[in-house]
RNA sequence: AGGGAAUUAGUUCAACGGUAGAACAACCGUUUUACACACGGAAGGUUAAGAGUUCAAAUCUCUUAUUCCCUA
Numbered sequence: 001a002g003g004g005a006a007u008u009a010g011u012u013c014a015a016c017g018g019u020a021g022a023a024c025a026a027c028c029g030u031u032u033u034a035c036a037c038a039c040g041g042a043a044g045g046u047u048a049a050g051a052g053u054u055c056a057a058a059u060c061u062c063u064u065a066u067u068c069c070c071u072a
Base pairs, nucleotide, nucleotide: 001071002070003069004068005067006066007065010024011023012022013021018055027041028040029039030038048064049063050062051061052060
């Protein structure tokens, strides 16, 4: 320099263009003498940033940023 992939909850990951979810962690409760386990509940997201297309975008298009891989 060229090509490709990824970016979503604190973490690891899902999600046909049509209500953003799960597990774990943390918090509260039940249980226990207490802790752990188990069970229940609630919370936690400007979907990396900005624009465009669309009635509607995490999803499609463009640009930028970061990380990783390949080629030279």

Predicted 3D model of a 72-nucleotide RNA (transfer RNA) from Glutinoglossum americanum. Its Rfam family is "tRNA". Rfam classes the family as a transfer RNA. The coordinates come from a structure-prediction model, not an experiment, and the mean pLDDT is 83.